[in-house]
Context: one part of a larger RNA
RNA sequence: UUGGGUGUAAAGCGUCUGUAGGUAGCUUUUGAAGUCUGCAGUCAAAUUCAUGGGCUCAACCCUGGACAGGCGGUGGAAACUACCAAGUUGGAGUACGAUAGGGGCAUAAGGAAUUUCCAGUGGAGCGGUGAAAUGCGUAGAGAUCGGAAAGAACACCAAUGACGAAAGCACUCUACUGGGCCGACACUGACAUUGAGAGAUGAAAGCUAGGGGAGAAAAUUCAAUUAGAUACCCUAAUAGUCCUAGUUGUAAACGAUGGAUACUAGGCACUAUGCGUAUCGACCCAUGUAGUGUUGUAGCUAACACGUUAAGUAUCCUGCAUGGGGAGUAUGUUCACAAGAAUGAAACAC
Numbered sequence: 001u002u003g004g005g006u007g008u009a010a011a012g013c014g015u016c017u018g019u020a021g022g023u024a025g026c027u028u029u030u031g032a033a034g035u036c037u038g039c040a041g042u043c044a045a046a047u048u049c050a051u052g053g054g055c056u057c058a059a060c061c062c063u064g065g066a067c068a069g070g071c072g073g074u075g076g077a078a079a080c081u082a083c084c085a086a087g088u089u090g091g092a093g094u095a096c097g098a099u100a101g102g103g104g105c106a107u108a109a110g111g112a113a114u115u116u117c118c119a120g121u122g123g124a125g126c127g128g129u130g131a132a133a134u135g136c137g138u139a140g141a142g143a144u145c146g147g148a149a150a151g152a153a154c155a156c157c158a159a160u161g162a163c164g165a166a167a168g169c170a171c172u173c174u175a176c177u178g179g180g181c182c183g184a185c186a187c188u189g190a191c192a193u194u195g196a197g198a199g200a201u202g203a204a205a206g207c208u209a210g211g212g213g214a215g216a217a218a219a220u221u222c223a224a225u226u227a228g229a230u231a232c233c234c235u236a237a238u239a240g241u242c243c244u245a246g247u248u249g250u251a252a253a254c255g256a257u258g259g260a261u262a263c264u265a266g267g268c269a270c271u272a273u274g275c276g277u278a279u280c281g282a283c284c285c286a287u288g289u290a291g292u293g294u295u296g297u298a299g300c301u302a303a304c305a306c307g308u309u310a311a312g313u314a315u316c317c318u319g320c321a322u323g324g325g326g327a328g329u330a331u332g333u334u335c336a337c338a339a340g341a342a343u344g345a346a347a348c349a350c
Stems, first nucleotide, its partner, number of pairs: 005320002007304002012318001014201004021194003025088004033081002035077005041071003048066002052062003091191001092188003096183002099180001103177002106174001108172001110154001114150005120144002125136002163168001206247006215241001220236001258317006266295009276285001299306001323350001325348001332343004
């Protein structure tokens, strides 16, 4: 160096865009860089291997040869890779016609509930628990009824369902806007794929500044429990939770499964859409494409399981792992307001 891995044993970057680089459709041509081949040269001797011989054998020595391979030179071949030129449409994209959607962003409006405040009725408890107590209440609570205000979240529909690169996304209307799928086949003509660096995005918590603050609630406080109880239970309650502008850049960021392409039995169900059939119409039935599930054959797997949405059969590119601990620690560097994040050892002992 080749060979082996990465769902759960160590190991897929949280996700995407994309530079360099790697890899890459079909047909014909150019030249001959890689490739294959002929010839001659060279790669000192000793050494290695093999021939024959000499020391009584051997070690040792002499003789004259060779495999394998490298380098440059020269002549040829043209299938493959790369190159040159021309074309092609199946990959990819653009335009066209429809279509589904909690995709994004911004504005406006809505009802239920909760809490607080004001007024009425009423008159002794309420609340809470395993049981209690702290707590609230004759200065009129709780209950009930009328009115007002505030903030946050949107029951039913709702699904194994939809959309999005992921994080995520749901009351309703509207404006703007991204992507997908389907159909027909008009145009471009390999424009593709992956992607070191790089850039963008990234739940919750946290941080900065300014607002807001109903409910619930870290810290804190009280009452219990208990041997103790810095907890579980209870009464209160602040930060934060919400909004705006920044910052942070991490999660069991999970399908614990990187992306792309092709191929390899089916059955059942759902979503979007096309065509046929049917019908007054919607269904139904048959079938195509794209997706989402379930079961399962071959195969694969240590087993569990996976199984056309592969963990099967292959090709291409990329990240990562190499005994457990020490340790995601120390040190250095970069980033950050900080908290910290990223990169990331060794000694040592087992």
A computed fold for a 350-nucleotide part of an RNA from Viscum album, annotated as small-subunit ribosomal RNA, central domain.
Rfam family: Bacterial small subunit ribosomal RNA.
Lineage of the source: Eukaryota > Magnoliopsida > Mesangiospermae > Santalales > Viscum.